């Protein structure tokens, strides 16, 4: 004097996850507004297989309690198609394309860089859906080109 960490403010980034007010006193809890998200109508749209008592008439079609199997959603950017290794096969690795998703410091669009493409839920059950009915309001981080354009805004000089 420099790097590294650690706390703390400000100041940004992903997300719906914020502002405000009241109690509590550790990091909570309640309301209200803002944001986000499920289920629900007509209308349109869809109507898994097999076997089935039993019914209906149109006499060979239909409906069908029930049983058997196989599903089926949802939040979110986190899908889709292949190639390979391994496996008994399956999960799982790797790695191509093609989509999506975010940063790049006031805002937006280009460009040029650079990352991410997860995880978790619901249970046989939901399709859009006005009215209504409910939930959630978290968690995690520390990036970065004096880049172009455009719009806007400030007066410190």
């Nucleotide at each position: 004097a420099a790097a590294a960490g650690u706390u703390g403010a400000u100041c940004a980034c992903c997300g719906a996850g914020g502002u405000c007010g009241g109690g509590a006193u550790g990091a909570c809890c309640c309301g209200a507004c803002g944001c986000g998200g499920g289920g629900g109508a007509a209308c349109c749209a869809c109507c898994g297989a097999g076997a089935a008592a039993g019914g209906a008439c149109g006499u060979g079609u239909c409906c069908g309690a029930u049983c058997u199997c196989a599903g089926g959603g949802g939040c979110g950017a986190a899908g889709c198609a292949g190639g390979u290794c391994u496996u008994u096969a399956g999960a799982g690795g790797c790695u191509u394309g093609c989509g999506g998703g975010g940063a790049u410091a006031a805002c937006u669009u280009u460009c040029g860089u650079u990352c991410c493409u997860a995880g978790c839920c619901c249970g046989u059950c939901a399709g859009c859906u006005a009215a209504c009915c409910u939930c959630g309001u978290a968690g995690g981080u520390g990036u970065g080109g004096c880049a172009a354009a455009g719009a806007a805004g400030u007066u410190a000089c």
Molecule: c-di-AMP riboswitch aptamer (ydaO/yuaA leader)
Organism: Acidobacteriota bacterium